Notes
Transfer RNA from Pyronema omphalodes CBS 100304, 72 nucleotides, folded computationally. The sequence is in RNAcentral, with records from ENA. RNAcentral records the identical sequence in 3 taxa. The coordinates come from a structure-prediction model, not an experiment, and the mean pLDDT is 83.

RNA sequence: GCCUGAAUGGCCAAGGGGUAAGGCGUCGCACUUGUAAUGCGAAGAUCCGUGGUUCAAAUCCGCGUUUGGGCA
Numbered sequence: 001g002c003c004u005g006a007a008u009g010g011c012c013a014a015g016g017g018g019u020a021a022g023g024c025g026u027c028g029c030a031c032u033u034g035u036a037a038u039g040c041g042a043a044g045a046u047c048c049g050u051g052g053u054u055c056a057a058a059u060c061c062g063c064g065u066u067u068g069g070g071c072a
Stems, first nucleotide, its partner, number of pairs: 001071007010024003018055001026042005048064005
């Protein structure tokens, strides 16, 4: 330099046009003599940035940034 994958709450991770699931963690409550475990509930992501397409974009397209892999 060329080809290709990835970027989504604190962490992991699903979703691939109609406003984002789940797990861990955090907080509250129940249970317990008390903790842990367990159960119930809650908060927390405008989805890497920017521009475009569309009635509507995390999702499709362009350009960037970061990162993994491959070729030379």